[in-house]
RNA sequence: GCCUGGAUAGCUCAGUUGGCAGAGCAAGGGUUUUGUAAACCUUAGGUCGGGAGUUCAAAUCUCCCUCCAGGCUCCA
Numbered sequence: 001g002c003c004u005g006g007a008u009a010g011c012u013c014a015g016u017u018g019g020c021a022g023a024g025c026a027a028g029g030g031u032u033u034u035g036u037a038a039a040c041c042u043u044a045g046g047u048c049g050g051g052a053g054u055u056c057a058a059a060u061c062u063c064c065c066u067c068c069a070g071g072c073u074c075c076a
Stems, first nucleotide, its partner, number of pairs: 001072007010025004019056001027043005049065005
């Protein structure tokens, strides 16, 4: 330099044909208990890596950039 995959909640990850952004765990509150844990109920938490474009509408499509993982090649 080239190719492929990835970046979504604090963590691990889904997200179908472009149409209300989600799950589990963790966190806060509650029930239960003498108390704690467990169990159950509930709440909050997001610029979807950054920018631009297309569209009535973009996590999703297009372009550029950053970072992570893997592979290939050349030069010294």
A computed fold for a 76-nucleotide RNA from a candidate division WWE3 bacterium, annotated as transfer RNA. The prediction has a mean pLDDT of 80. The RNAcentral record of the sequence draws on ENA.